The RNA shown here (Bacterial RNase P class A) has 362 nucleotides and comes from uncultured Rhizomicrobium sp. The organism belongs to Rhizomicrobium, within Bacteria. The model forms 96% of the base pairs in the Rfam consensus. Its Rfam family is "Bacterial RNase P class A". Its family is annotated with dimeric ribonuclease P complex, ribonuclease P activity and tRNA processing in the Gene Ontology. By type it is a ribozyme. RNAcentral holds the sequence, with entries from MGnify.
């Protein structure tokens, strides 16, 4: 003065209160009511709801294509991720280290603004050359034409290899050295990939975060999930009673007669709103320790139960002490304590955070 990695997130004491549970008393037929006791009560992120599970219903005969979202170098870790660890290659820093949507542009399409002479079937404004060819010239010199070329200049994010030398009318991978680039079969790596060797004068411009193309994953919703109990109400069955005509319809073969039905009460049954329980916290768990591992992480043992709900308790007040601000030569005094507030559960990631501790390493 930096870089990385953990970690704390005010401390202790006394009062008053709140709220889960579990225990005694007392009251009560229960339900429950009062009292006293014991004992637990917010986060590192509890938050954003972006990933990924677990749980729950629903859907689904199995399997494939296809569409449709997702991840994207490589091996590993993990219930599993877009997470996480350790390499790989590229960039960045003098270093510690830090960043990177980092598969595929010779499967097709398609884009490439402005400027610019030319942006992909790559180009010739400026610009260099007149050595072969024709002409003007008696001829040279010189100019015309007929071409060459792409070194230098100009635009741009990008101009089709750089650097030297050699060549040449002037240039040019046109030749040769390195440097890049592309190809090859070995060798070291699980692998990405890597150093080296041969070979090729060099082709293949960018953009995939534009469609695409290859691989691999993946049914929907989401505790207002859904499970039970159940006051009411519509609608619904079932039994009984009461009215009613023999007026319809059905049934007992007809006819008589009886019984159904349609109408009103009653009782049960079922339904499930209001309530109420129940999912609800022993768990991919905390910590210690020992062993395997570069780690991520996994194992073995020993120990520990730790918030669970109602629009919702986890505060308040007093000393002491800490830390910051402000005033003051000082003692001292005042004021203040980051970001923030669990609601099914757990892995991550991303945001906010006063101040402060530790270890390593430049």
């Nucleotide at each position: 003065a930096g870089a990385u990695g953990g970690c704390c997130g005010g401390a202790u004491g006394g009062c008053u209160g709140c709220u889960g549970u579990c225990c005694c008393c007392g009251c009560g037929c229960a339900a429950g009511c009062g009292g006293g006791g014991a004992u637990g009560g917010a986060g590192g992120a509890a938050a954003g709801u972006c990933c990924g599970g677990g749980c729950u219903c629903c859907a689904c005969g199995g399997a494939a294509a296809c569409a449709c979202g997702g991840u994207g170098c490589c091996g590993g870790a993990u219930a599993a991720c877009g997470u996480c660890c350790g390499g790989c290659g590229g960039g960045g820093g003098c270093g510690a280290c830090c960043c990177c949507a980092g598969g595929g542009a010779u499967a097709g399409c398609g884009c490439c603004a402005c400027a610019g002479a030319a942006a992909u079937g790559a180009c010739a404004c400026c610009g260099c050359c007149u050595a072969a060819g024709a002409c003007c010239c008696u001829a040279a010199a010189g100019g015309u034409c007929c071409g060459g070329c792409a070194a230098g200049g100009u635009u741009g994010a990008a101009a089709u290899g750089g650097u030297g030398c050699g060549g040449u009318a002037a240039g040019a991978g046109c030749g040769c050295a390195c440097c890049g680039c592309g190809c090859g079969g070995a060798c070291g790596g699980u692998a990405a990939c890597g150093g080296a060797c041969g070979c090729g004068g060099c082709a293949c411009g960018g953009c995939a975060a534009g469609c695409c193309c290859c691989a691999c994953c993946g049914g929907g919703a989401g505790c207002a999930a859904g499970a039970c109990c159940a006051a009411a109400u519509a609608g619904g069955g079932a039994c009984c009673g009461c009215a009613g005509g023999u007026a319809a319809u059905c049934c007992g073969u007809u006819u008589c007669c009886g019984g159904a039905u349609a109408g009103c009460g009653g009782u049960c049954c079922g339904g499930g709103u209001a309530g109420g329980u129940c999912g609800c916290g022993c768990g991919a768990g905390g910590c210690g320790u020992c062993c395997g591992g570069c780690a991520a992480c996994g194992g073995g043992c020993g120990u520990c139960c730790c918030a669970g709900a109602g629009g919702a308790a986890u505060a308040g007040c007093c000393a002491u002490c800490u830390c910051c601000c402000g005033c003051u030569c000082a003692c001292g005094c005042g004021g203040g304590a980051a970001c923030a507030g669990a609601a099914c559960c757990c892995g991550g990631c991303u945001u906010a955070c006063a101040g402060g501790c530790c270890a390593u390493c430049u």